[in-house]
Formats: sequence, structure tokens, C1' cells
RNA sequence: AUGAUGGAUCGGGAGAGACCGGCUUCAAGCCGGCGCCGAUGGAGCAACCGCCCCGGAAACUCUCAGGCACAAGGGACCAUUCCGUCAG
Repeated sequence: AUGAUGGAUCGGGAGAGACCGGCUUCAAGCCGGCGCCGAUGGAGCAACCGCCCCGGAAACUCUCAGGCACAAGGGACCAUUCCGUCAG
């Protein structure tokens, strides 16, 4: 140089009813009803991995929370720059 990893920075970033009725009159809020989404949280199985008693485990699965016009907010993951650690 390069690779891995943690943090910060900055940009990209999806899916699904502007559903029906009422309060109350667009949205938002509340109540009731049905239909959906999966890339946050949570849970489950498990390929695989490890120090192999046991433990760690997904972008798979379930939708409890959450979400379902624009906007806002959130957002896995990817990329830019910087700092640290390990390998080299």
C1' cells in the first nucleotide's frame, strides 16, 4: 500500500388503504372495523461459526410494538472523508 473492525462525518436509501363509519370538517388526533408492509425494535427456525458443557448467529420466517398520499420523522444496507485498533 492493502484487508478487517469500531466510532464520527456526509450523501443515496424501499415497502404497504389520502380505506370504511363516528367524534368533527381536508390532513393530523381519538374510538370501532376490515385489508396490507418488512430494511428500525422484538421473537422463531436455522445454514454456518466458536473457547464445542454451551454459546454466537441472517437480508429467512412471524408481525407483538412500529409503519401504509405529499411532507416530516425513522430506516437495514451502500458509498465519501477522518480518527482509533488488529493483521500485514
Notes: This is a predicted structure of an 88-nucleotide RNA (Glycine riboswitch aptamer) from Pseudochelatococcus contaminans. The RNAcentral record of the sequence draws on Rfam. Its Rfam family is "Glycine riboswitch aptamer". From the family's description: This family represents the bacterial glycine riboswitch. Model confidence (mean pLDDT): 80 of 100.